[in-house]
Context: one part of a larger RNA
Molecule: large-subunit ribosomal RNA, domain V
Organism: Patescibacteria group bacterium
RNA sequence: CUGGCAGCAAGACGAAAAGACCCCGGAAGCUUUACUGUAGUUUGAUAUUGGCAUUAGUUGCUUGGUGCGUAGCGUAGUGGGGAGGAUUUGAAGUUCUGGUUUCGGCCAGGGCGGAUCCGACAGUGAAAUACCCAUCUCCAAAUGAUUAAUGUCUAACCCCCAGGGCAAAAACCUGGAGGAACAGUGUCUGACGGGCAGUUUUUCUGGGGCAGAACCCUCCUAAAAAGUAAUGGAGGGGUCUAUCAAGGUCAGCUUGGCGCGGAUGGACAUCGCGCUCGAAGUACAAAAGCAUAAGCUGGCUUGACUGCAAGGCCUACAAGCCGCGCAGGCGCGAAAGCGGAGUUUAGCGACCCGACCGUCCUUUAUAGAAAGGCGGGAGAUACCGGACAAAAGCUACUCCGGGGAUAACAGGCUAGUGAGAUCCGAGAGUCCCUAUCGACGAUCUCGCUCGGCACCUCGAUGUCGGCUCACCACAUCCCGGGACUGGAGAAGGCCCCAAGGGUUUGGCUGUUCGCCAAUUAAAGUGGUACGUGAGCUGGGUUCAAACCGUCGUGAGACAGGUUAGUCUCUAUCUGCUGUCAG
Numbered sequence: 001c002u003g004g005c006a007g008c009a010a011g012a013c014g015a016a017a018a019g020a021c022c023c024c025g026g027a028a029g030c031u032u033u034a035c036u037g038u039a040g041u042u043u044g045a046u047a048u049u050g051g052c053a054u055u056a057g058u059u060g061c062u063u064g065g066u067g068c069g070u071a072g073c074g075u076a077g078u079g080g081g082g083a084g085g086a087u088u089u090g091a092a093g094u095u096c097u098g099g100u101u102u103c104g105g106c107c108a109g110g111g112c113g114g115a116u117c118c119g120a121c122a123g124u125g126a127a128a129u130a131c132c133c134a135u136c137u138c139c140a141a142a143u144g145a146u147u148a149a150u151g152u153c154u155a156a157c158c159c160c161c162a163g164g165g166c167a168a169a170a171a172c173c174u175g176g177a178g179g180a181a182c183a184g185u186g187u188c189u190g191a192c193g194g195g196c197a198g199u200u201u202u203u204c205u206g207g208g209g210c211a212g213a214a215c216c217c218u219c220c221u222a223a224a225a226a227g228u229a230a231u232g233g234a235g236g237g238g239u240c241u242a243u244c245a246a247g248g249u250c251a252g253c254u255u256g257g258c259g260c261g262g263a264u265g266g267a268c269a270u271c272g273c274g275c276u277c278g279a280a281g282u283a284c285a286a287a288a289g290c291a292u293a294a295g296c297u298g299g300c301u302u303g304a305c306u307g308c309a310a311g312g313c314c315u316a317c318a319a320g321c322c323g324c325g326c327a328g329g330c331g332c333g334a335a336a337g338c339g340g341a342g343u344u345u346a347g348c349g350a351c352c353c354g355a356c357c358g359u360c361c362u363u364u365a366u367a368g369a370a371a372g373g374c375g376g377g378a379g380a381u382a383c384c385g386g387a388c389a390a391a392a393g394c395u396a397c398u399c400c401g402g403g404g405a406u407a408a409c410a411g412g413c414u415a416g417u418g419a420g421a422u423c424c425g426a427g428a429g430u431c432c433c434u435a436u437c438g439a440c441g442a443u444c445u446c447g448c449u450c451g452g453c454a455c456c457u458c459g460a461u462g463u464c465g466g467c468u469c470a471c472c473a474c475a476u477c478c479c480g481g482g483a484c485u486g487g488a489g490a491a492g493g494c495c496c497c498a499a500g501g502g503u504u505u506g507g508c509u510g511u512u513c514g515c516c517a518a519u520u521a522a523a524g525u526g527g528u529a530c531g532u533g534a535g536c537u538g539g540g541u542u543c544a545a546a547c548c549g550u551c552g553u554g555a556g557a558c559a560g561g562u563u564a565g566u567c568u569c570u571a572u573c574u575g576c577u578g579u580c581a582g
Base pairs, nucleotide, nucleotide: 001582002581003580004579005578006577007576008575010574011573012572014569015568022403023402024401025400026399027398028395029394030393031392034199035198036197037196038195040192041191042190044188045187046186047185048184050153051152052151053150054149055148056147057146058145059144060143062141063140064139065138067136074129077135078134079133080132081131084118085117086116093112094111095110096109097108098107099106100105157179158178160176161175162174163173164172202214203213204212211231215237216236217235218234219233220232238384239283240342241341247301248300249299250298251297252296253295255279256276257275258274259273260272261271281290282289284347286345287344288343305328306327307326308325311322312321313320317385330339331338332337353379356376357375358374359373361372362371363370364369410457411455412453413452414451416450418446419445420444421443422442423441427437428436464539465537466536467535469531470528471527472526473525474524477502478501479500480497481496482495484493485492504518505517506516507515508514545563546562547561548560549558550557551556
């Protein structure tokens, strides 16, 4: 070195299970003051559903009554006719009762009475009376219709009992008791309604969640055209201004700061001179502009117009932006001219839908009316090119499809953080930088901490600690050799060389760590997938059960606590150990 046999389990990112953690997509179960429905419960209407009475309301018809300004004998509703009418079927008058009243009276009924009374005429007044017809206001009675409530009835309907029928039940028939037009049921309708159902619950994201953002404007990043990304750095917007304008035009003016001078008067009021040339101001952010002013003041005004539009900028589209010129009718200006809002760039929303205003439009024979069209300005989608008219959560009971496109362990890269070293030497060290320490700084090393990145692995690389067994580095804890010392000796301090050997036992805690106790020459620091689970354990963490605290309406949640909680593999290859043989 090779082979056999017996062993061990370090490796074959060993086997097993298309990772259960995490993310993405989908599903399911559960919750609720998510959305939309719905069973059910309940309200009302109506049908099944009928009789009678009373009360209340509305209404039709009939009869009877009722009606007062002043003047007038007087209580004149309105219009018409009208010269007569009422009365022994009982007039005037008187008395009693009732109703009404504007307190004057009027009306109805009864008794006595026994023959008159009223109108016309006249007068008053806007209107003239008896009587008849029609009609209005209010009242009463009768009657009809209707509505509601209450009461009552029985025949619908409901329930019970008995009998018949049958072997026995049920159905059916008959009779009786009770309830009763209610209840029950059908249709329509309002309310409640996680009891149940179907769904929704956005995306970006140096993993996800939490936070923030999503549209528009300004500057920088942006690399001297334009454009240009990031959860890059700074800020803003979702408006404001109208008859005393912050718009148009015409005319005039110059701000701010500093210096000097000047009563009260000052850092700053108003006045004069000079310098500064834009620093002030501009409705508001920033940038670019602005003195011929776009800044400030005054006069007159409404162009903050209607109908178009050559030509362009920008641009995937759709949008957005600038605008010569023409017509109409205006404003200001002597005129030339200027004016289709504001110094410019933000101040916003598609299609559909319904509403509103206008309209020589269309259809229905025509007139009305209706429905549409056209023109106009509003109503919102801020997840701001707007999925629907309409929508939140939990899952550790979970499931499926995927991902190392993306997190947690380990590895890798990096080295901010961490650890170590070197340089400088202010200072401390009585004096004296360097025995010892060393600010402010500079330069490296390591890859051990916390991180950053997300590169292999999600068709699986098992995670803390302990046990067992270790191998290595040296930046050495002890034993060894030395330099310096602020080393008298001893004991020390600091540095250099050195990895041969060694480096304890207990108590508490799952602990690593740490604290404590007793020792020791010493009780080293690290690496090895924070060595080692196909070697062991399973106390911790990290499934399903449960309790507490806190949070949540709730389902549930919590690097909060607590108890319980399946650790599989007969070794093919490499490797190693022992033995036998070549």